[in-house]
RNA sequence: GCCGAUAUAGCUCAGUUGGUAGAGCAACGCAUUCGUAAUGCGUAGGUCGAGGGUUCAAGUCCCUCUAUCGGCU
Numbered sequence: 001g002c003c004g005a006u007a008u009a010g011c012u013c014a015g016u017u018g019g020u021a022g023a024g025c026a027a028c029g030c031a032u033u034c035g036u037a038a039u040g041c042g043u044a045g046g047u048c049g050a051g052g053g054u055u056c057a058a059g060u061c062c063c064u065c066u067a068u069c070g071g072c073u
Stems, first nucleotide, its partner, number of pairs: 001072007010025004019056001027043005049065005
């Protein structure tokens, strides 16, 4: 230098044909316990890497850039 993959909650990851963004774990509250853990119920937490474009509507499609990983020379 060229090619490809990945980027979504604190962490690990889903997200179907473009149509109001979810799970598990973690956190917090309540119940349970002498108390803790475990368990059950509930709550909160997101500029979907950045910028632009298409569209009535973009996590999803297009372009550029950034970061990480892999391959080729």
Molecule: transfer RNA
Organism: Candidatus Gastranaerophilales bacterium